[in-house]
Context: one part of a larger RNA
């Protein structure tokens, strides 16, 4: 390099958005780089091969042929690829009318429970366990009642429902804003696909400055349990969880399934839109999501099956026995954890 591969065996970057490259819709005509045909040059000699000699044979020597897959010029061709000119409307994008949605950011608000304060009834218990105790409570708890403070999370609705690239997003109401679907005609005229670098965004935890603190709870304390218990069960209880700013940059980031774009049998559901009938809520048809069975076909089997893991094509990333080790050195980045690139000795 050639190849074979990435659901689960090694193996899909967490996910955009995008530079350079790579690829790339239909039609006409041009050119001839790339392609393809024939010619000329050269492609040293040895070496390979192929046919013949010589050394008793062989190695080995030798002659003569191919071959040297290649480079450079002429000539011609014009299907494909490029270039260059023009048309074009299916990819893509505007317009213009609906629509559905926990998409984002701000800022208001609202009711249910937990705590704690106050005050009233009320008395001997409570709590909590498999049983207990630690622990509270006659200084009046618990358990009711009215009032207050404060913080953190929204019960039913709730749905293999909906948004959103992705992490994720759930009480209401306001303002800003992002994408997404149908539907119609109009209009630009390939403007398009992927993405090495690079740039963003990226649960929880954890870092740094200010708040903030109610419930919960790593540490921690104490009571059990046990042979011991640095656990699991119970009382406690701090960082943390919640604001703002600003860093970390990882996860079983998961569909363990990269991204587009065509093709390829069905059936039932469900969400959002159109449209057509009519017996006005049903059928029937069409687009786009989002499930379950299922053929064909793929698969080692498992399963997967129009939302492919099926048939192809394009671009991009990754794998190449186990273990050492996702470690070590360097290099970048972080305040710090620590993240990222990423070895080899030796072993099996």
């Nucleotide at each position: 390099c050639u190849g074979g591969g990435c659901g689960u065996a090694a193996a899909g970057c967490g996910c955009g958005c995008g530079u350079a490259g790579g690829c790339g819709g239909a039609c006409c005509a041009u050119c001839a780089a790339g392609u393809u045909g024939g010619g000329g040059g050269u492609g040293a000699a040895a070496u390979c091969c192929c046919g013949g000699g010589g050394c008793u044979c062989a190695a080995c020597c030798u002659c003569g042929g191919a071959a040297c897959u290649g480079c450079c010029u002429c000539c011609a061709a014009a299907a494909c690829u490029g270039c260059u000119g023009g048309u074009c409307u299916u990819g893509a994008g505007u317009u213009c009318g609906a629509g559905a949605g926990a998409g984002g950011u701000g800022a208001g608000u609202g009711g249910a429970a937990u705590u704690c304060c106050g005050a009233g009834u009320g008395u001997a218990g409570a709590g909590g366990u498999g049983a207990a105790a630690u622990u509270c409570g006659u200084a009046g708890a618990u358990a009711u009642u009215c009032g207050g403070a404060g913080g953190a999370a929204c019960a039913c609705c709730a749905g293999u429902g909906g948004c959103g690239a992705a992490g994720g997003c759930g009480g209401c109401u306001c303002a800003c804003u992002g994408g997404c679907u149908c539907g119609a005609u109009a209009c630009u005229g390939a403007c398009g696909c992927u993405g090495a670098g690079g740039u963003g965004c990226g649960a929880a935890a954890g870092c740094g400055u200010g708040g903030g603190g109610a419930g919960c709870a790593a540490a921690c304390a104490g009571g059990a349990u046990u042979a011991g218990a640095u656990a699991c069960c119970c009382u406690g209880g701090u960082a943390g969880u919640c604001c703002a700013c600003g860093c970390c940059g990882u996860a079983a980031a998961c569909g363990a399934u990269g991204a587009a774009u065509g093709c390829c049998a069905g059936a039932c559901g469900u969400c959002g839109g159109g449209c057509a009938g009519c017996a006005u809520g049903c059928u029937g048809u069409u687009c786009g999501g989002u499930g379950u069975c299922a053929c064909a076909c793929c698969u080692a089997a498992c399963g997967g099956a129009u939302u492919a893991a099926g048939c192809a094509u394009u671009c991009c990333g990754c794998c190449u026995g186990g273990g050492g080790a996702g470690u070590a050195c360097g290099g970048c980045c972080g305040c710090a954890a620590g993240g990222u690139u990423a070895a080899a000795a030796c072993u099996c």

Predicted 3D model of a 348-nucleotide part of an RNA (small-subunit ribosomal RNA, central domain) from Allgaiera indica. Lineage of the source: Bacteria > Pseudomonadota > Alphaproteobacteria > Paracoccaceae > Allgaiera. Rfam family: Bacterial small subunit ribosomal RNA.